């Protein structure tokens, strides 16, 4: 550092130090911040990928359920804070002589990115 699967609308604090920015990038919003935020360290919590345990299956594995939380990650604002690419719907609007197409708005769904866990390289 690539690939691959699998999960993102639930959860979870203080203290200590730093001292100005922080919320992944880039843009547009929104928040959070000297009442000292983000990072970073300790204790503590939260969940439960792995490890480990037990049914089933199976007998070689991998697979579903369930447990536990000692170990290895993680992770403790706000949906990955929200959108930005596509599709399908809806609409009071704009546009347009009407329709159609198109703008807007808003709703759902799937991709893409990003994160985090395993494996493989």
């Nucleotide at each position: 550092g690539a690939u691959u699967u699998a999960u993102a609308c639930a959860g979870a604090a203080g203290u200590g130090a730093c001292g100005a920015g922080a919320g992944a990038u880039c843009a547009g919003g929104c928040u959070c911040u000297a009442u000292g935020a983000c990072c970073c360290a300790c204790u503590g919590a939260c969940a439960a990928c792995c490890c480990c345990c037990c049914c089933g299956a199976a007998u070689a594995a991998a697979c579903u359920g369930g447990g536990a939380a000692a170990g290895g990650u993680g992770c403790c604002a706000a949906u990955a804070c929200c959108u930005g690419u596509c599709u399908c719907g809806a609409u009071u609007c704009c546009c347009a002589u009407a329709u159609u197409a198109g703008g807007a708005u808003c709703g759902a769904g799937a991709a893409a990115c990003u994160a985090u866990a395993a494996a493989u390289u």
Molecule: SAM riboswitch aptamer (S box leader)
Organism: uncultured bacterium